[in-house]
RNA sequence: CUUAUCCAGAACGGCAGAGGGGACGGCCCUAUGAAGCCUGGCAACCGGUCUCGGUCCGUUGAGGCGGGCGGGGAAACGGUGCUAACUCCGGCGUUCGGUGCUGGUCAAUCAGCGGCGGGCGAAAGAUGAG
Numbered sequence: 001c002u003u004a005u006c007c008a009g010a011a012c013g014g015c016a017g018a019g020g021g022g023a024c025g026g027c028c029c030u031a032u033g034a035a036g037c038c039u040g041g042c043a044a045c046c047g048g049u050c051u052c053g054g055u056c057c058g059u060u061g062a063g064g065c066g067g068g069c070g071g072g073g074a075a076a077c078g079g080u081g082c083u084a085a086c087u088c089c090g091g092c093g094u095u096c097g098g099u100g101c102u103g104g105u106c107a108a109u110c111a112g113c114g115g116c117g118g119g120c121g122a123a124a125g126a127u128g129a130g
Base pairs, nucleotide, nucleotide: 001130002129003128004127005126006125011039013038014037015036019029020028021027024090025089026088040083041082042081045079046078047077049074050073051072052071054069055068056067057066058065059064087124092121093120094119095118096117097116099114100113101112102111103110104109
């Protein structure tokens, strides 16, 4: 740099002792014990194994067998990862709802701006693979 994923899941354990949640602003977690390390666990991104369909090719008289591609499932083993809160929330864009102010109109209503709540997207970040 490219690409996929980020609303699921996972400890009441041991060591250790004060910090942690990327930065900023919030809001949280933490001596009922933070970071870190060990162990356990989760998951299924990569390798690998097993299994069930599909499809194509080869082969056989046939049942069948072998191989390629792609999909579903499983999770022993290896490489990572993860194991509070949606990536804890927000900042940028857009859209919807209701609301306040201002302006136009007799009015219905329309426009602009502000703050609030929701949706979608971006940016940034994290992790895997390349």